[in-house]
């Protein structure tokens, strides 16, 4: 230098182009207990790597660029 594959909350994860982006664990308040374990409520937490583009509507199609992983040179 070239081909492919990933990129969503602190972490791991789901989302036929169509509400207000999903779940687990973690975190925060509350209530039960003598208690920090345990069990219940309830509630914060994403610029969907970034920029552009098509659509009426983009996590999801397309195109640059980052970042990480493989091949092949």
């Nucleotide at each position: 230098g070239g081909g492919c594959c990933u990129g969503u909350a602190g972490c791991g994860u789901a989302a036929c182009g169509g509400u207000u982006a999903u779940c687990g664990c973690g975190c925060u308040u509350c209530c039960a207990u003598g208690g920090c374990a345990u069990g219940g409520a309830a509630g914060a937490g994403a610029u969907u790597a970034g920029g552009g583009g098509u659509u009426c509507g983009a996590u999801u199609c397309c195109c640059c660029u980052c970042a990480g992983g493989u091949c092949c040179a």